[in-house]
RNA sequence: GAAGUCCGCCAGGCAGCCGCGGCACCCAGCUUUACCGUGGGUGUCGAGGAAAGUCCGGGCCCCAUAGAGCAGGAUGCCGGCUAACGGCCGGGCGCCGCGAGGCGACGAACAGGGCAACAGAAAACAUACCGCCGAUGGCCCCGCAAGGGGAUCAGGUAAGGGCGAACCGGUGGGGUAAGAGCCCACCGCGGACGUGGUGACACGGACGGCACGGUAACCUCCAUCCGGGGCAAGGCCAAAUAGGGGAGCAUGGGCGUGGCUCGCGCUGCUCCCGGGUAGGCUGCUUGAGCCUGUCGGCAACGGCAGGCCCAGAGGAAUGGCUGCCAGGCGGCCGCGCUCACGCGCUGCCGCUCCACAGAACCCGGCUUAUCGGCGGACUUCCACU
Numbered sequence: 001g002a003a004g005u006c007c008g009c010c011a012g013g014c015a016g017c018c019g020c021g022g023c024a025c026c027c028a029g030c031u032u033u034a035c036c037g038u039g040g041g042u043g044u045c046g047a048g049g050a051a052a053g054u055c056c057g058g059g060c061c062c063c064a065u066a067g068a069g070c071a072g073g074a075u076g077c078c079g080g081c082u083a084a085c086g087g088c089c090g091g092g093c094g095c096c097g098c099g100a101g102g103c104g105a106c107g108a109a110c111a112g113g114g115c116a117a118c119a120g121a122a123a124a125c126a127u128a129c130c131g132c133c134g135a136u137g138g139c140c141c142c143g144c145a146a147g148g149g150g151a152u153c154a155g156g157u158a159a160g161g162g163c164g165a166a167c168c169g170g171u172g173g174g175g176u177a178a179g180a181g182c183c184c185a186c187c188g189c190g191g192a193c194g195u196g197g198u199g200a201c202a203c204g205g206a207c208g209g210c211a212c213g214g215u216a217a218c219c220u221c222c223a224u225c226c227g228g229g230g231c232a233a234g235g236c237c238a239a240a241u242a243g244g245g246g247a248g249c250a251u252g253g254g255c256g257u258g259g260c261u262c263g264c265g266c267u268g269c270u271c272c273c274g275g276g277u278a279g280g281c282u283g284c285u286u287g288a289g290c291c292u293g294u295c296g297g298c299a300a301c302g303g304c305a306g307g308c309c310c311a312g313a314g315g316a317a318u319g320g321c322u323g324c325c326a327g328g329c330g331g332c333c334g335c336g337c338u339c340a341c342g343c344g345c346u347g348c349c350g351c352u353c354c355a356c357a358g359a360a361c362c363c364g365g366c367u368u369a370u371c372g373g374c375g376g377a378c379u380u381c382c383a384c385u
Stems, first nucleotide, its partner, number of pairs: 001381010012325007020046009030037001048356001052367002055365005060230004067262004072226005077091005092106001093104004107221002112219002114215002129161002131157003136154003139150004169187006188210001189208002193204004234282004244273006253267004289308008327352006334345004
């Protein structure tokens, strides 16, 4: 100097004018049994890193007094964190990367079932397409015989080649008619033993020729967990109408917030037609909250002490204009570096919350989208010293 990997933070500042919503206080007026509702003044507060997706987990509310099982669903290496999780942290193993690092749907294949097109001889206790051998038995030739030669049938073979995503371990040597874990060395694999570790696992020497393979984000088996519905939950007040009409089942029945069974509770329940209201208040923002310091921990995170209050709308508020500054983007001139691409600096001009994008009961996560800036740690390459 260049190229990368991981983590954290910000996401304009100041001022003025006009305009919004909440809260507190004050004033006015309306109304009234009272509350609410209206206007003005002062002060103060007022969208995000994802507020998004609704994918997980909860708080909270209702069923409801609420249990067990089946079915169904979810997760899947080990240890820890957490209210909990399918999340996070740390580790193990596997794969990718020169590396910093990244990814992982990571239990079981002898409990059983299913599947692997096409190609290929053959896709699981396998064969022979090409090939190699043909010692032994058979055939042919020479030979008195012994024996020699030849082609290949039977037969042997899976080392070479081919096919395929994948084919019954790999390399080398011995051996053989030719070959083969047939034998040996090393590697791989296996269970046992020893050592280390909480553990997943790792290492070590010895032993065993060891392989009837793959696939479970196929069914399945194993371990653990899961009631349902949801703020349009729910609670209160006011008002209005038609507490209307019809059909069915009936206590051995019916109903009870996913399905089925048992148990438990209630004593009526279901369907169709028709009618009224949809107004106000609340839930609704003090939270598994945030900040600072300190202690423990590799870390996630937790303990202790102190400080802070930080949107609550209700068809849905925070907007508009102006000026300055910072930052950013684009253009121009000049200078410096570089082989070049290009980079840096000064000045001028123009644009500018420029991207993704706005709470709606609230939190912890994950995922997706995204302009620009700042900081830290680490890795690789090049040049010089």
The RNA shown here (Bacterial RNase P class A) has 385 nucleotides and comes from a Gammaproteobacteria bacterium. It was read from a public genome assembly, where an Rfam model found it.